[in-house]
A computed fold for a 72-nucleotide RNA from a Planctomycetota bacterium, annotated as transfer RNA.
RNAcentral holds the sequence, with entries from ENA.
Taxonomically the source falls in Planctomycetota (Bacteria, Pseudomonadati).
Its mean pLDDT, the model's own confidence on a scale to 100, is 84.
RNA sequence: UGAUCAGUAGCUCAAGGGAAGAGCACACGACUCUCAAUCGUGCGGUCGCGGGUUCGACUCCCGUCUGAACAA
Numbered sequence: 001u002g003a004u005c006a007g008u009a010g011c012u013c014a015a016g017g018g019a020a021g022a023g024c025a026c027a028c029g030a031c032u033c034u035c036a037a038u039c040g041u042g043c044g045g046u047c048g049c050g051g052g053u054u055c056g057a058c059u060c061c062c063g064u065c066u067g068a069a070c071a072a
Stems, first nucleotide, its partner, number of pairs: 001071002004068004010024004018055001026042005048064005
C1' cells in the first nucleotide's frame, strides 16, 4: 500500500429493508432454617462514526476509525 472479515446491552452472540432480541452477568421476588441451585419479574443498546438511497436502514451504497488474519 492492496484486498478480506469483524464492530449490536457490562460480556458472548443473533436478527440480512417494516424499526433490535437471546444466554450469561446485575437488581428484586418465590422456594429454603440460611446459602447455593432452580423458577418468575425487571434493568440495561445514538446497532463504531459521518453521509447517501428508500415511505422506511442494524440490514443496501460511499467514506472513515478500530481490531484480526492475508499478499506485497